RNA sequence: GCUCCCGUAGUUCAACGGAUAGAAUGUGGGCCUCCGAAGCCCAAGAUCCAAGUUCGAUUCUUGGCGGGAGCA
Numbered sequence: 001g002c003u004c005c006c007g008u009a010g011u012u013c014a015a016c017g018g019a020u021a022g023a024a025u026g027u028g029g030g031c032c033u034c035c036g037a038a039g040c041c042c043a044a045g046a047u048c049c050a051a052g053u054u055c056g057a058u059u060c061u062u063g064g065c066g067g068g069a070g071c072a
Stems, first nucleotide, its partner, number of pairs: 001071007010025004018055001027043005048064005
């Protein structure tokens, strides 16, 4: 330098182009307990950035940024 893949809660992962972007785990609070653990309930928390297509984009297209793999 060329090609391909990936980028979503703190973490690991979901999400036909359309539902309030969801689950597990973690975090905070409550119940329970003599105190904890476990269990139950509640809450907060995310689409890498910028354009484009579309009535509508996490999803499709382009460019950029970051990570990985292969070739040279």
Molecule: transfer RNA
Organism: Candidatus Uhrbacteria bacterium RIFCSPHIGHO2_02_FULL_57_19